[in-house]
A computed fold for a 267-nucleotide RNA from a marine sediment metagenome, annotated as Bacterial large signal recognition particle RNA. It matches the Rfam family "Bacterial large signal recognition particle RNA". For this family Rfam cites "SRPDB: Signal Recognition Particle Database" (Rosenblad et al., Nucleic Acids Res, 2003). It is annotated as a non-coding RNA gene. Rfam links the family to the GO terms signal recognition particle, plasma membrane targeting and SRP-dependent cotranslational protein targeting to membrane, signal sequence recognition.
């Protein structure tokens, strides 16, 4: 040198979860053999760093280990620092509610007269009057109303009579008392959730309006400013959670330098 083989190598770290070490969960890094079975799990003890079957590569750019530097991600901490659930509190009282007070700004009204002053009317009430509704009472019109014991006028029929002619009188027809209804009319009594009504009185000044006077304010919705007041809606204040920055310590894929280490057998 060469041909055969063994040792390793064929990913790796965070986190969970274990007594604990790995798996298989979940996630980073990034390319890196295949097949099975793994969460009420699998399979192991500190020499624990996966089990079971099969394949490739193999001593070095390629396996091992050390030193520095970047580091993706993770884990634990913080009188930290935004936002944020939840559960409390009434300390504090800023928004936000209430309640006043002003009259600065807005606004509204006001020389077609505000504010104010005088006189007066209405709404309230009380009596009375007169109207209207409701009931009632009697009368007048008026309908209708008697099997018989109400009247007229009574066909047939009956009676009396010698006749002439008389007499009662049903039935029908009209007309009536008492009752029975209707509607009106005038008169009388009563009564009200009665009246754009009248008359007297009374009360009030709250509304509403009239008439004289005077002559510029008045009004208080909003906002502003001040006084107060209560509540827990938000702000704040206590507690506890979460997200997400920010430090700090920790772990640490992966990357760059640097330097060091590892057979065997035959020709």
């Nucleotide at each position: 040198c060469g041909u055969g083989c063994u040792a390793g190598g064929c990913g790796g770290g965070g986190c969970a979860c274990u007594a604990g070490g790995g798996g298989u969960g979940c996630u980073c890094u990034g390319u890196a053999c295949c097949c099975g079975a793994a969460a009420c799990c699998c399979u192991c003890u500190u020499u624990a760093u996966g089990c079971g079957g099969g394949g490739c590569u193999g001593a070095a750019u390629u396996c091992c280990c050390c030193g520095c530097c970047c580091g993706a991600g993770g884990g634990u901490c913080g009188u930290c620092g935004a936002c944020u659930g939840u559960c409390g509190g009434g300390u504090c009282a800023g928004c936000g509610c209430c309640g006043g007070a002003c009259a600065c700004g807005u606004g509204g009204u006001g020389a077609u007269g505000a504010c104010g002053g005088c006189c007066g009317g209405g709404u309230c009430c009380u009596a009375c009057g007169c109207g209207g509704c409701g009931g009632g009472a009697a009368c007048a019109u008026u309908g209708u109303g008697a099997a018989u014991c109400g009247g007229g006028u009574c066909a047939g029929g009956u009676c009396c009579g010698g006749a002439a002619g008389g007499a009662a009188g049903c039935a029908g027809c009209c007309c009536u008392a008492a009752g029975c209804g209707a509607a009106u009319g005038a008169u009388c009594c009563c009564g009200g959730g009665u009246g754009c009504c009248g008359u007297a009185g009374g009360g009030g000044u709250g509304c509403c309006u009239g008439g004289c006077u005077u002559g510029a304010g008045c009004c208080g919705g909003c906002g502003a400013u001040c006084c107060g007041g209560g509540a827990c809606g938000c702000g704040u204040c206590g507690a506890u959670g979460g997200u997400c920055g920010c430090g700090a310590u920790u772990c640490a894929a992966g990357g760059g330098c640097g330097g060091g280490g590892u057979g065997c057998a035959c020709g």